[in-house]
Molecule: transfer RNA
Organism: Pseudobdellovibrionaceae bacterium
RNA sequence: GGGCCAGUAGCUCAGCUGGGAGAGCGCUACGUUCGCAACGUAGAGGUCGGCAGUUCGAUCCUGCUCUGGUCCA
Numbered sequence: 001g002g003g004c005c006a007g008u009a010g011c012u013c014a015g016c017u018g019g020g021a022g023a024g025c026g027c028u029a030c031g032u033u034c035g036c037a038a039c040g041u042a043g044a045g046g047u048c049g050g051c052a053g054u055u056c057g058a059u060c061c062u063g064c065u066c067u068g069g070u071c072c073a
Stems, first nucleotide, its partner, number of pairs: 001072007010025004019056001027043005049065005
């Protein structure tokens, strides 16, 4: 320098052919207990790496770019 893969909540990750952004763990509150743990209920938490384009509409499609991994040279 070139090819490919990944980037979504604090962490690990889903998201089916473009239309509702989600799960588990963690966090907060409450219930249960003398208390803790466990369990149950409720809740908070996201510019979907960034910029632009296509579209009525983009996590999803296109281009450029950043970061990490991997292969080739």